RNA sequence: GGGUUCCGAUGUGACUGGCGACGAAGUGGGCGAAACCACGGUGGAGCAUCGGAAUAUACGGCCGGUCGCCUGGGCAAAGAGC
Numbered sequence: 001g002g003g004u005u006c007c008g009a010u011g012u013g014a015c016u017g018g019c020g021a022c023g024a025a026g027u028g029g030g031c032g033a034a035a036c037c038a039c040g041g042u043g044g045a046g047c048a049u050c051g052g053a054a055u056a057u058a059c060g061g062c063c064g065g066u067c068g069c070c071u072g073g074g075c076a077a078a079g080a081g082c
Stems, first nucleotide, its partner, number of pairs: 003055010015043001017070006026039004061075003
């Protein structure tokens, strides 16, 4: 000097679905061959920069108010190509 893990700040930010219950956690329309559309709000991983701590410890995926039943994605990781 670099890497990795954790924390904080700033910026950016994909995804933010259907039904039931709780609930302040929306409105309108559509839908079961569904799980979408518009507006608004909320949550928000991840990414970038900076600062701090740690030095093999750690990590062993993470994200949408909570729980249950479902549907579909995003990011990260891994691999391949240019």
The RNA shown here (ZMP/ZTP riboswitch aptamer (pfl RNA motif)) has 82 nucleotides and comes from Paenibacillus sp. 32O-W. It matches the Rfam family "ZMP/ZTP riboswitch aptamer (pfl RNA motif)". On this family, see Jones and Ferre-D'Amare, Nat Struct Mol Biol 2015: "Recognition of the bacterial alarmone ZMP through long-distance association of two RNA subdomains". Rfam links the family to the GO terms one-carbon metabolic process and regulation of purine nucleotide biosynthetic process. RNAcentral records the identical sequence in 2 taxa.